[in-house]
């Protein structure tokens, strides 16, 4: 420096052009003398930054940042 995976909830991750979701994690209630298990519910996202295509973009393009793997 080249190549190629990846950035989405507090973590792990889904989501292949039409209002972003699961599971744990946190509250709150159930349920027990009570904890914990277990059930039910709520909270939580400028989808890495910019800009571009499109009626519309997490999703296609193009520039940038970070992380990760081989190669030099």
């Nucleotide at each position: 420096g080249c190549a190629u995976g990846g950035g989405u909830a507090g973590c792990u991750c889904a989501g292949c052009g039409g209002u972003a979701g699961a599971g744990c994690a946190a509250c709150c209630g159930g349920u027990u003398u009570a904890c914990a298990c277990c059930c039910g519910g709520u909270c939580g996202g400028u989808c890495g930054g910019g800009g571009g295509u499109u009626c519309g973009a997490u999703c296609c393009c193009c520039u940038c940042c970070c992380c990760g793997u081989g190669c030099a």

Transfer RNA from a Verrucomicrobiota bacterium, 72 nucleotides, folded computationally. Rfam family: tRNA. Gene Ontology term of the family: triplet codon-amino acid adaptor activity. By type it is a transfer RNA. RNAcentral holds the sequence, with entries from ENA.